[in-house]
Molecule: SAM riboswitch aptamer (S box leader)
Organism: Gaiella occulta
RNA sequence: UUCACAUCGAGAGAGGCUGAGGGUCCCGGCCCUGCGACGCCUCGGCAACCUGCGCACCACGGCGCAAGGUGCCACACCCGGGGUGGAUGUCGA
Numbered sequence: 001u002u003c004a005c006a007u008c009g010a011g012a013g014a015g016g017c018u019g020a021g022g023g024u025c026c027c028g029g030c031c032c033u034g035c036g037a038c039g040c041c042u043c044g045g046c047a048a049c050c051u052g053c054g055c056a057c058c059a060c061g062g063c064g065c066a067a068g069g070u071g072c073c074a075c076a077c078c079c080g081g082g083g084u085g086g087a088u089g090u091c092g093a
Base pairs, nucleotide, nucleotide: 001093002092004090005089006088007087008086013043014042015041016040017039021032022031023030025082026081027080028079029078044073045072046071048070049069050068051066052065053064054063055062077085
């Protein structure tokens, strides 16, 4: 990078730097934003998947704890329509 599978209405803050846009692509809306958006860094947090431990179990499945690996920490992937996309995790190639 790609295929497949699963999930996407819950959860989670501060500081510093930068300086104008951002909320997946398009359209129409709506919202956030110099009281600092987006992005980066530090600390902290959340617990979606993997991992570890425990309970339970014929098995599939379930519950709790931890936070090691990724990830995430405005608004339902913001809403509707279109596109058949977007994001995250896991196995394989």